This is a predicted structure of a 99-nucleotide RNA (TPP riboswitch aptamer (THI element)) from Corynebacterium stationis. Its mean pLDDT, the model's own confidence on a scale to 100, is 75.
């Protein structure tokens, strides 16, 4: 540094439209396709299976946080918070360098 396997993860906002779920937008590596189950008019919560995309000793990711600034048409959008507190192999194989 690279490759293979488990293994972690997260899926936000917002406009039109008007119905069982579309089309546009914005940030982003990712924002995707099915299922089921609960609500019943509210483009809703929740589980879940498969894809992709990040992560595997650490800034993936969660907490804390219905914080705090800034900024947006809104949104963890940006920055603090953060030498906070948790988090999946401290594993394998190969190649390079240096002693």
């Nucleotide at each position: 540094u690279c490759c293979a396997u488990g293994c972690g993860g997260g899926u936000g906002c917002c406009a039109c439209u008007a119905a069982a779920a579309g089309u546009g937008g914005c940030u982003g590596a990712g924002a995707u396709c099915g299922g089921g189950c609960u609500a019943c008019a509210g483009a809703a919560g929740u589980c879940u299976g498969a894809g992709a995309c990040c992560g595997u000793c650490g800034a993936a990711c969660c907490u804390g946080a219905u914080c705090c600034g800034g900024u947006u048409a809104a949104u963890g959008c940006c920055g603090g918070c953060g030498u906070a507190g948790g988090a999946a192999a401290u594993a394998g194989g190969a190649g390079a360098c240096u002693u």